[in-house]
Context: one part of a larger RNA
RNA sequence: CGUAGGAGAUUUGAGGGGAGUCGUCCCUAGUACGAGAGGACCGGGAUGAACAGACCUCUAGUGUACCAGUUGUUCUGCCAAGAGCACUGCUGGGUAGCUAUGUCUGGACUGGAUAACCGCUGAAAGCAUCUAAGCGGGAAGCCAACCCCAAGAUGAGAUCUCCCACUCUCACGUAGAGUUAAGACCCCAGGUAGACUACCUGGUUGAUAGGCCGCAGGUGGAAGAGCAGUAAUGCUUGUAGCCGAGCGGUACUAAUUGGUCGAGGA
Numbered sequence: 001c002g003u004a005g006g007a008g009a010u011u012u013g014a015g016g017g018g019a020g021u022c023g024u025c026c027c028u029a030g031u032a033c034g035a036g037a038g039g040a041c042c043g044g045g046a047u048g049a050a051c052a053g054a055c056c057u058c059u060a061g062u063g064u065a066c067c068a069g070u071u072g073u074u075c076u077g078c079c080a081a082g083a084g085c086a087c088u089g090c091u092g093g094g095u096a097g098c099u100a101u102g103u104c105u106g107g108a109c110u111g112g113a114u115a116a117c118c119g120c121u122g123a124a125a126g127c128a129u130c131u132a133a134g135c136g137g138g139a140a141g142c143c144a145a146c147c148c149c150a151a152g153a154u155g156a157g158a159u160c161u162c163c164c165a166c167u168c169u170c171a172c173g174u175a176g177a178g179u180u181a182a183g184a185c186c187c188c189a190g191g192u193a194g195a196c197u198a199c200c201u202g203g204u205u206g207a208u209a210g211g212c213c214g215c216a217g218g219u220g221g222a223a224g225a226g227c228a229g230u231a232a233u234g235c236u237u238g239u240a241g242c243c244g245a246g247c248g249g250u251a252c253u254a255a256u257u258g259g260u261c262g263a264g265g266a
Base pairs, nucleotide, nucleotide: 001152005163006162007161008160009159010158011157015149016148017147018146021049022048023047024046025045026044027043033038051106052105053104054103055102059100060099061098062097066093067092068091069090070089071086072085073084074083075082076081110144111143112142117137118136119135120134164265166178167177168176169175170173183261184260185259186258187203188202189201190200191199208254209253210252211250212249213248214247215246217243218242219241224237225236226235227234228233
């Protein structure tokens, strides 16, 4: 821009893409078959490999704004307690998120038309012949079935709901201009989204983010004081103190005020 008014939702599916794999074991059955050795078809069940998708409950990583320990040095006047720097100084752990080595799921079932091939009926050609007319069976393959995209499918589809048929101008047309409606955007708080954009949630008729409160979870027992010990240190106060992203609550702070666009239906 189009989809013959303007919007907000929900859809149909022309068409396109993806997937499509294989093994082992058990039963049938040591049966059919075979002198024996050996050893099935058909059918049923179980369990894996690789591959693919999703997820983070478990396991295992990461986790430079979390906790603790610790070395050297500088500083906070000193002690004590801390802060900076030294690869995040080093070390031990670790929430959310992101991950695989972890967990779950998938390939299927089924139908149709067929290939090679196997047939029925059957002439040309009194026989024979699957083929010439006609009719069946038949594959991991083909078309559906499963998953995803999809009406720019210009052949522009469908359904539901909302807004109304305004004012002015002229050369009166499928014209131009304007104020609006439903609605949308700008702007702002953000994240289930993300390079930007887009998408999604919210904007006071509000839990969108921060703060605060509670909980979960992490670390692992703070400082100060008391007690024991010459002291290093230990014990008690005390499942202590501190705490990023998680869950919930709460308008305390910030989403203020506002602006722009947007039909009149050949």